The RNA shown here (Bacterial RNase P class A) has 351 nucleotides and comes from a Patescibacteria group bacterium.
Rfam family: Bacterial RNase P class A. It is annotated as a ribozyme. Rfam describes the family as follows. Ribonuclease P (RNase P) is a ubiquitous endoribonuclease, found in archaea, bacteria and eukarya as well as chloroplasts and mitochondria.
NCBI's taxonomy places the organism under Bacteria, Bacteria candidate phyla.
Of the family's consensus pairs, 97% are formed in the model.
A source record names the gene rnpB.
The sequence is in RNAcentral, with records from ENA.
[in-house]
RNA sequence: CGAGGCAGUCGGACGGUCGCGCGUCGCCGGGCAACCGGCGGCGUGAGGAACGUCCGGGCUCUCCGGCGCAGGGUAGCGGGUAACGCCCGUCCGCCGUGAGGCGAGGACCAGCGCCACAGAGACGAGCCUGCCGGCGGGCAACCGGCGGCGGGGUGAAACGAGGCAAGCUCUACCCGGAGCAAGGCCAAGUAGGAGGACGCGUUCCGGGCAACCGGGACACCGGCGCGCCGUCGGAGUCCUCGGGUCGGCCGCAUGAGCCGCCGGGCAACCGGCGGCCCCAGAUGGAUGACCGUCACCGCGCCCCUUCGGGGGACCGCGGGACAGAACCCGGCGUACAGACCGCCUCGCUGA
Repeated sequence: CGAGGCAGUCGGACGGUCGCGCGUCGCCGGGCAACCGGCGGCGUGAGGAACGUCCGGGCUCUCCGGCGCAGGGUAGCGGGUAACGCCCGUCCGCCGUGAGGCGAGGACCAGCGCCACAGAGACGAGCCUGCCGGCGGGCAACCGGCGGCGGGGUGAAACGAGGCAAGCUCUACCCGGAGCAAGGCCAAGUAGGAGGACGCGUUCCGGGCAACCGGGACACCGGCGCGCCGUCGGAGUCCUCGGGUCGGCCGCAUGAGCCGCCGGGCAACCGGCGGCCCCAGAUGGAUGACCGUCACCGCGCCCCUUCGGGGGACCGCGGGACAGAACCCGGCGUACAGACCGCCUCGCUGA
């Protein structure tokens, strides 16, 4: 100098005008209430992936006795973690000259299934052939069975404890279900529920001037299966309590948090100490639009040139990706203009 490998950081800065969400303070208003709204001031307002919603957890309700079956998942070994299918270390296998990368890496002496083409045969083998043993036939050469040992041929694999579990299955371990429209709290009117208080028809008798008061009898509806008797309850008004509806609020922004130092560990990670701006919270869903200055990149431009290129920044023009929260975290995967940085490998060359 060229070509690569691995790991990481950033992803414009400042300001102005208008607009929007949220918080807070002040003023005003709405609602029976719970609470809500308007205006003004101040503060604050997306990401490294907020994305896909693939995996894991927190949280909530359900279940609330525990276990199993079914179903789903994971898979060398060890470690990390709240947990994981994630991460780290390491063995083995494969790829690469190498730095490195990838792995669907438990078990087919439990059972079932499958093993293309070729081949006699693909899993209770027997096509061709040699040797040995023994049997039968033949005068003999030899022929035909049987048993044993070898050779050949086909094929990825040929009888061997065959191969395959990105086949069923077995083994070990993990997982109950549903999800923030989860769920919780406050709380009108009407109807219904529970409890309590007061009251109620007709008639007779007694009292009272009367309003009305006291006592008796009878009648209506319902329950005790029906009828009778008996007995209990009801009919209206008011009060209290509890559930729930309309409505309102919470959940909902401090968290497995971030930064620095020290210690342990090969590492993932863990522990201690100190510090931290507290840093979005909508529910038809805010985070936008326009402008200015500066920085960056490209082209024009200027300077040098061995014509390959190198340097400069006054001025002009153009450009800046992927994408946007919705209960919250840990991962994985995917998208991305451009800029920066560290370590390592291979090749060529110079001292």